RNA sequence: GCGGACGGCCGGAUGGUCGCGCCCCGUGUCCGGAGACGGCCGGGGCGAGGAAAGUCCGGGCUCCACGGAGACACGGUGCCGGGUAACGCCCGGCGGGGGCAACCCCAGGGAAAGCGCCACAGAGAACAGUCCGCCGGGCGUCGGUCCGGCAAGGGUGAAACGGUGGGGUAAGAGCCCACCGCGCCUCCGCGUGAGCGGGGCGGCACGGCAAACCCCGUCCGGAGCAAGGCCACAUAGGGGAGGAUGCGGUGGCUCGCCGCGCUCGACUCCCGGGUAGGCCGCUCAGAUCGAUGGCCGUCCUCUCGGUCCCUCUCCGGAGGGGUGGGGAGACAGAACCCGGCUUAUAGUCCACCCGCCUCC
Repeated sequence: GCGGACGGCCGGAUGGUCGCGCCCCGUGUCCGGAGACGGCCGGGGCGAGGAAAGUCCGGGCUCCACGGAGACACGGUGCCGGGUAACGCCCGGCGGGGGCAACCCCAGGGAAAGCGCCACAGAGAACAGUCCGCCGGGCGUCGGUCCGGCAAGGGUGAAACGGUGGGGUAAGAGCCCACCGCGCCUCCGCGUGAGCGGGGCGGCACGGCAAACCCCGUCCGGAGCAAGGCCACAUAGGGGAGGAUGCGGUGGCUCGCCGCGCUCGACUCCCGGGUAGGCCGCUCAGAUCGAUGGCCGUCCUCUCGGUCCCUCUCCGGAGGGGUGGGGAGACAGAACCCGGCUUAUAGUCCACCCGCCUCC
C1' cells in the first nucleotide's frame, strides 16, 4: 500500500421565518357559560428510534373464584460449563464442516422399540447383485456359444455393503497382513465436563433420512392494554327450540372445590333489537381519524467534472494545496413498560486481527 475478517460509535450541524401536540404562567371594554372555567391572545418549557419495524421469544402488569392438583394432552427445548428475573437469548468451550489464515457455519441419543421413505437411472438401494467385463474348461461354421468361478476394474446414481498398499490366486475377494476406519474393553493418563490422547482384543451383523411420525430427558395454566376498571346513555326484561341419573366455572381430559338449579327451570343453541360517548389504565413525548412540518441561507459528508499552483515521474500519470460548478445525503415514526432475537439501512470515523506486495 492492497485485500479480507471481527467489533464499536454516529447517522447531518446551524441561523431566520411561518405552522403543530402537551404542560406551566399571564392577560382582558372580546366570545361561550348560572358559576367554576373554557376559547381567542401573549410568554416560557418539553416533544421519536437503533431499529420505534416483524409480533418471533421471555417478563412486569391485568382478568379468568383458588390460575387447587395431575404421571394426561398440546406446545417448547435438546453437546458441556457458566450468565440471567426469564428465554428459543448471551459468554466460553467440546465435536463436525468451510477457508492459506484471521474467522464463519451446524447440533441430544435411538434406524435392532415400532411404523415408514430413498423418485428416476441402474443388474442391484440393505444380511443387494452381474449390465460391460476378468479367469478356467468344453464345443465351434472362428461371428461366437455352453458350463463353472469372481465382485477386485468400468458403468448408473445424491448415495453401491469399508479405504490405501502389499501378499496370495486360474482370476479375485479381509482370503491373509500393515496402517487408517469401525466395534468392544467398570484398561491407563489429562480435563469440573462435553471430550482428548494412549493401550488391548476383534476381520469386523449394521447405508442414508428422525428440521419423517415416533421413543427418551427436561420445561410449560389460559387470554391479553382492542387486558381491565368507573361513569353516562340507549333498547325489545323481544321471539323460538331444547332442558334435569342437572348445568356452569378462560385450551382438552380427570380429580377436588365453588356457584346456580331441578318445570315458578339453571343452562345451551338459533333469530332479532339497542349502544359504540366520556374518564382512568397512560408515564421525563403521551397523542387517540392519532402531534415535531413547510420555506430560505450557510456549513458538513459523499460523488462527478473543470481550472490554477507545487512535488514526483517509467511522460501513462500519481500525490498535496487553492478556487469554482452539478448531483446526492440511508432505513425509516412512539401508542402500557422492559430483556432479547430477526429484518432494513446512503455514508463517515475508531479499534483489533489475518494474508499478500514493497521499502527501511